The RNA shown here (transfer RNA) has 82 nucleotides and comes from a Candidatus Nomurabacteria bacterium.
[in-house]
RNA sequence: GCCCAGGUGGCGGAAUUGGUAUACGCGUACGAUUGAGGUUCGUAUGACGAAAGUCGUGGAGGUUCAAGUCCUCUCCUGGGCA
Numbered sequence: 001g002c003c004c005a006g007g008u009g010g011c012g013g014a015a016u017u018g019g020u021a022u023a024c025g026c027g028u029a030c031g032a033u034u035g036a037g038g039u040u041c042g043u044a045u046g047a048c049g050a051a052a053g054u055c056g057u058g059g060a061g062g063u064u065c066a067a068g069u070c071c072u073c074u075c076c077u078g079g080g081c082a
Stems, first nucleotide, its partner, number of pairs: 001081007010026003019065001027045006046055003058074005
């Protein structure tokens, strides 16, 4: 240099055909259980905010009523070829 795969909450990781972003697991907080802890169970948990709401899928544009998903450029990570 060329080709392929990937980047989504604190972490792993879904979202199938473009149609409620974060299912599920871990972690965390509070509570129950225990003499205390662990285990187990219940509730909550993207960010900001008192709320209403606003923002958010590496970054920037575009298409569309609507984009994590499609198109263009770009950054980063892994793999392959020479």
Model confidence (mean pLDDT): 81 of 100.
Rfam family: tRNA.